[in-house]
RNA sequence: GGGCAGGUACCCAAGCGGCCAAAGGGAGCGGUCUGUAAAAUCGUUGGCUCAGCCUUCGGAGGUUCGAAUCCUCCCCUGCCCA
Numbered sequence: 001g002g003g004c005a006g007g008u009a010c011c012c013a014a015g016c017g018g019c020c021a022a023a024g025g026g027a028g029c030g031g032u033c034u035g036u037a038a039a040a041u042c043g044u045u046g047g048c049u050c051a052g053c054c055u056u057c058g059g060a061g062g063u064u065c066g067a068a069u070c071c072u073c074c075c076c077u078g079c080c081c082a
Base pairs, nucleotide, nucleotide: 001081002080003079004078005077006076007075010026011025012024018065027045028044029043030042031041032040046054047053048052058074059073060072061071062070
């Protein structure tokens, strides 16, 4: 340099253009239980003025009524080729 695969919440990870603030697991936090702890179990984990609104899926643009998802360029990681 070329080809392929990938980048999503604190971590891992799923994710048909609308049903997505986004499954599941871990971890954290708060309960229940326990003599204490562990285990188990319930709730919760972007922000707000919590009805609802706003912002967000590597970065910047674009398409669209609507984008984590499609397109373009760039950055980063892995594998293969040279």